Background:
Transfer RNA from a Planctomycetaceae bacterium, 71 nucleotides, folded computationally.
[in-house]
C1' cells in the first nucleotide's frame, strides 16, 4: 500500500429500518450485631461526519481506530 472482518454503558455481548436484550460491575434501600450472600429498585451505551428515508444502531459514502491476510 491492497483486501477482508469488526467498532453498542465501566467490562463482555444480543438485536439489524418503528428507536437497544441480557450478564458482570456501580449506587440506593431491605435483610444481618457487622461484612458477605440474597431480594427490590435506579443510573449508565449504538466510534465520528454526511447522505437515503416519515423514521437509521440497522442501508450508502467518507474519516478514525482494532484485528486478520497478502505484498
Nucleotide at each position: 500500500g491492497c483486501a477482508g472482518u469488526c467498532g453498542u454503558g465501566g467490562u463482555c455481548c444480543a438485536g439489524u429500518g418503528g428507536a437497544a436484550c441480557g450478564a458482570c460491575g456501580u449506587c440506593a434501600c431491605g435483610u444481618u450485631g457487622c461484612c458477605a450472600u440474597c431480594g427490590u429498585g435506579a443510573a449508565g451505551a449504538u466510534g465520528c461526519c454526511a447522505g437515503u428515508u416519515c423514521g437509521a444502531u440497522u442501508c450508502u459514502g467518507g474519516c478514525c481506530g482494532a484485528c486478520u491476510g497478502c505484498a

Rfam family: tRNA.
The sequence is in RNAcentral, with records from ENA.
NCBI's taxonomy places the organism under Bacteria, Pseudomonadati, Planctomycetia, Planctomycetales, Planctomycetaceae.